RNA sequence: CAGGUUGUCGCUGGACCUCGCGGUCCGGAGGAAAGUCCGGGCUCUAUAGGACAGGGAGCUGGAUAACGUCCAGCAGGGGUGACCCUAGAGAUAGUGCCACAGAAAGCAAACCGCGUUCCGCCUUUGGGCUAGAACGUAAGGGUGAAAGCGUGGGGUAAGAGCCCACGGACCUGUGCGGUGACGUACGGGUCGGUAAACCUCUCCCGGAGCAAGAUCGAACAGGGGACGUUUGAGAACGGUCCGUUUAAUGUCCCCGGGUGAUCGCUUGAGCCACACAGUAAUGUGUGUGCCAGAAGAAUGGCAGCCACCCUGGGUUGGGUGACCAACACAGGGAACAGAACCCGGCUUACGGCCU
Numbered sequence: 001c002a003g004g005u006u007g008u009c010g011c012u013g014g015a016c017c018u019c020g021c022g023g024u025c026c027g028g029a030g031g032a033a034a035g036u037c038c039g040g041g042c043u044c045u046a047u048a049g050g051a052c053a054g055g056g057a058g059c060u061g062g063a064u065a066a067c068g069u070c071c072a073g074c075a076g077g078g079g080u081g082a083c084c085c086u087a088g089a090g091a092u093a094g095u096g097c098c099a100c101a102g103a104a105a106g107c108a109a110a111c112c113g114c115g116u117u118c119c120g121c122c123u124u125u126g127g128g129c130u131a132g133a134a135c136g137u138a139a140g141g142g143u144g145a146a147a148g149c150g151u152g153g154g155g156u157a158a159g160a161g162c163c164c165a166c167g168g169a170c171c172u173g174u175g176c177g178g179u180g181a182c183g184u185a186c187g188g189g190u191c192g193g194u195a196a197a198c199c200u201c202u203c204c205c206g207g208a209g210c211a212a213g214a215u216c217g218a219a220c221a222g223g224g225g226a227c228g229u230u231u232g233a234g235a236a237c238g239g240u241c242c243g244u245u246u247a248a249u250g251u252c253c254c255c256g257g258g259u260g261a262u263c264g265c266u267u268g269a270g271c272c273a274c275a276c277a278g279u280a281a282u283g284u285g286u287g288u289g290c291c292a293g294a295a296g297a298a299u300g301g302c303a304g305c306c307a308c309c310c311u312g313g314g315u316u317g318g319g320u321g322a323c324c325a326a327c328a329c330a331g332g333g334a335a336c337a338g339a340a341c342c343c344g345g346c347u348u349a350c351g352g353c354c355u
Base pairs, nucleotide, nucleotide: 001352003306004305005304006303007302008301009300011028012027013026014025015024016023017022030336034347035346037345038344039343040342041341042209043208044207045206054205055204056203057202058201059073060072061071062070063069074088075086076085077084078083089200090199094198095197096194097193098192111141112140113137114136115135116134117133118132120129121128122127149167150166151165152164153163154162168191169190170189171188172187173186174185175184176183177182213263214262215261216260222255223254224253225252226251227250228249229248230247234246235245236244237243271289272287273286274285275284276283277282308333309332310331311330312329314327315326316325317324318323
């Protein structure tokens, strides 16, 4: 990128003609229409404003209606390289956790080793040795993902950032470069990891969704009112009667909004072409045409030709050859999938071709 074109038979939206049957013209799926994951428009709710809870985002600058998207960078990591990847705030606010192994895993720790002293033994009287005890020691061994930064030297009874030199990481001050993340030079301080643990900091988020929502509405169901009719020997009020209420039913009026009809509905943060601005994402301007709008839900079937892919044998050309290319023929194939209020993304599916 998502076969093209012609004919024919159909389906569907609009406009026009026609009393009408019907006819003519124009239009009629996608790159993902899908998943409904993220962000908006629009509608109702209260012009959704403040606080708490809850949820989310998390290097910097920009784009945008907005975003968790995109663009350009920084830092870290990977690759010989083109280039690719990142769950990329804070461990110097506080709390917690660090399996197994190991003596010890966070106010560190003494198993082996090393050193001093004491007791004991030996002795050539200088000292030596085994077992034990106390103390010191994180150099060395061993365990581990990790044992208080690494290497070297000084120092010490033996040792240790205890001290020094060089180096690493983090924090920080100043100068320079950069809008910034950051880079770089010099200086100071500190030295386990973990925030896909609680937590802290900054920013964002009200909720429901086109079955939103608005208008109309014949008949029937339902509710109310007015005027009648029937039953009154019924019941209630009352001493009794009249009367009122209560029951059934007829006509008229009103309410109601289930089923229904219309709107919302497609002119749009749009598409296409060109120019300009910008590294880019993107923006601005001009021009052009209106480019699906259903509600059991249209957008399809058949035939011809051309183009594409696969297989088969054939011809021609190239090559020593394996093989390659072109041409015609025969047979077969042509995916994933299908609008439903509309957009921007992300993700997933996809035969074949191109870069």
A computed fold for a 355-nucleotide RNA from a marine eukaryotic metagenome, annotated as Bacterial RNase P class A. Model confidence (mean pLDDT): 75 of 100. It matches the Rfam family "Bacterial RNase P class A". Rfam describes the family as follows. Ribonuclease P (RNase P) is a ubiquitous endoribonuclease, found in archaea, bacteria and eukarya as well as chloroplasts and mitochondria. Gene Ontology terms of the family: dimeric ribonuclease P complex, tRNA processing and ribonuclease P activity. It is annotated as a ribozyme.